[in-house]
RNA sequence: GGAGUCAGCCAGACAGUCGCCGCCGAGGGCCUCUUGGGUCAUCGGGGGAGGAAAGUCCGGGCUCCAUAGGGCAGAGUGCCAGGUAACGCCUGGGCGGCGUGAGCCGACGGCCAGUGCAGCAGAGAGUAGACCGCCUACGUCUCCUUCGGGAGGCCGGUAAGGGUGAAAGGGUGCGGUAAGAGCGCACCGCGCGCCUGGCAACAGUGCGUGGCACGGUAAACCCCACUCGGAGCAAGACCAAAUAGGAACCCAUUGGCGUGGCCCGCGUUGGGUUCGGGUAGGUUGCUUGAGAAAGGCGGCGACGCCUUUCCUAGAGGAAUGACUGUCCACGACAGAACCCGGCUUAUCGGCCGACUCCCUUC
Numbered sequence: 001g002g003a004g005u006c007a008g009c010c011a012g013a014c015a016g017u018c019g020c021c022g023c024c025g026a027g028g029g030c031c032u033c034u035u036g037g038g039u040c041a042u043c044g045g046g047g048g049a050g051g052a053a054a055g056u057c058c059g060g061g062c063u064c065c066a067u068a069g070g071g072c073a074g075a076g077u078g079c080c081a082g083g084u085a086a087c088g089c090c091u092g093g094g095c096g097g098c099g100u101g102a103g104c105c106g107a108c109g110g111c112c113a114g115u116g117c118a119g120c121a122g123a124g125a126g127u128a129g130a131c132c133g134c135c136u137a138c139g140u141c142u143c144c145u146u147c148g149g150g151a152g153g154c155c156g157g158u159a160a161g162g163g164u165g166a167a168a169g170g171g172u173g174c175g176g177u178a179a180g181a182g183c184g185c186a187c188c189g190c191g192c193g194c195c196u197g198g199c200a201a202c203a204g205u206g207c208g209u210g211g212c213a214c215g216g217u218a219a220a221c222c223c224c225a226c227u228c229g230g231a232g233c234a235a236g237a238c239c240a241a242a243u244a245g246g247a248a249c250c251c252a253u254u255g256g257c258g259u260g261g262c263c264c265g266c267g268u269u270g271g272g273u274u275c276g277g278g279u280a281g282g283u284u285g286c287u288u289g290a291g292a293a294a295g296g297c298g299g300c301g302a303c304g305c306c307u308u309u310c311c312u313a314g315a316g317g318a319a320u321g322a323c324u325g326u327c328c329a330c331g332a333c334a335g336a337a338c339c340c341g342g343c344u345u346a347u348c349g350g351c352c353g354a355c356u357c358c359c360u361u362c
Base pairs, nucleotide, nucleotide: 001358002357003356004355005354006353008351009350010349012327013326014325015324016323017322018321020048021047023045024044025043026042028040029039030038031037032036050333054344055343057342058341059340060339061338062232063231064230065229074228075227076226077225078224079093080092081091082090083089094108095106096105097104098103109223110222114221115220116217117216131162132161133158134157135156139154140153141152142151143150144149170188171187172186173185174184175183189212190210191209192208193207194206195204196203197202236284237283238282239281246275247274248273249272250271251270255269256268257267258266259265291310292309293308294307295306296305297304298303328331
C1' cells in the first nucleotide's frame, strides 16, 4: 500500500421566526352548591420518536377468566454446560462442513421398538446380484490326438475388472486360488468392551476383542426427553345521565278496564320514595422501569453484585412541523400508542478499535 474478518458508534450541523402535544409555576375571565372542581385564553420555565419505533415471529411482566392433583390429545423445542424473569435468545465448549487465515455456517436426539418409502436406469436396491468379463480344478457329453494332452458344450464357480445408479455390502498390498473372495496375513479404517482425561457433549499414537459395513431416509409415521391453561390495554378498574325495564317499602284501592243481567268476588291497571345492574359519557390503567449513566468487585464470557447520580414522549382524530439564513461530505430506511427481553427484515454516508492474508521498503 492492497484485500478481508469481527466488534462498536453517529444518523446533516448551527442560528432565528411562527406553530403543535404533555408537564411545572404565576396571575385572570366564565360556569358550578362549599372545601373545591371544570373550562377558556395569557405570561414564564422545561420536555417531546428509533436503531430499527417495523414484521407481530418467539419469550416474559401486567390484567381478567378458568384451575385439587394427574393423564390423554394437540403444539413446540432437540449435541453438552452455563446465563436469564423467560425464550426457539445469548455465552463458552464439543462434533461436522467451508475458508490460506482472522473467522463463518449447522432442526446437530433415536432407523440393532415397530411400520412405511425409494421415480428412472440397472442382472441385482437389502440378511442382494451373474448383463459383459474371468475360470473350467471337480462331474458329465462330443470331437481331435503325436496318447502327454487339446478344442467345444452342459452342469457350474467367481463380486477382482467393466457397466447402471444419489447409493452396489470397507481400503491398499502380499499370500492364496482353476479364477476369485477377509479365504489367510500386515497396515489403515470400523464396531464392541475397558482404561485415561473431561461436570458433560466428547476425545485418545492407550489396552483388549470381533474379519467386520451394521445400507439410506425421522423438515416420513413414530419412539425418547423437556416445555406449554385461555384471552388480551378494544385486557381490566372506578364514577355515572336521559329513556326503558327490575327489586323493596309506603300510599291509594271511594278510581278505570275485563268477566257478569246486577251485587259480591276474581283478574288487570296507578302514584311516590329508596336501592341495584347496565348503556351514552367521563376518569383511570399510562409510564419509575427485569430503567439509564459513571465507578468498583466476581466470572474466559453471556452475566451477576455493590455504591453514587439521574428522571428521559404519554396522545385519544391522535403532537414532534413549516419557513429563512450560513456551512458541508448534500443527508438512507423509516415514525411511539400498555411495557420490557430477543430474533428477523429495511437502511445514504461516515468514524473508531482489534485481528488476518498478500506485496513493498528499512
This is a predicted structure of a 362-nucleotide RNA (Bacterial RNase P class A) from Onishia taeanensis.
Its mean pLDDT, the model's own confidence on a scale to 100, is 77.
It matches the Rfam family "Bacterial RNase P class A". About the family: Ribonuclease P (RNase P) is a ubiquitous endoribonuclease, found in archaea, bacteria and eukarya as well as chloroplasts and mitochondria. Its best characterised activity is the generation of mature 5'-ends of tRNAs by cleaving the 5'-leader elements of precursor-tRNAs. Cellular RNase Ps are ribonucleoproteins. RNA from bacterial RNase Ps retains its catalytic activity in the absence of the protein subunit, i.e. it is a ribozyme. Isolated eukaryotic and archaeal RNase P RNA has not been shown to retain its catalytic function, but is still essential for the catalytic activity of the holoenzyme. Although the archaeal and eukaryotic holoenzyme s have a much greater protein content than the bacterial ones, the RNA cores from all the three lineages are homologous -- helices corresponding to P1, P2, P3, P4, and P10/11 are common to all cellular RNase P RNAs. Yet, there is considerable sequence variation, particularly among the eukaryotic RNAs. Identified in Yersinia as Ysr151/RnpB. By type it is a ribozyme.
The sequence is in RNAcentral, with records from ENA and Rfam.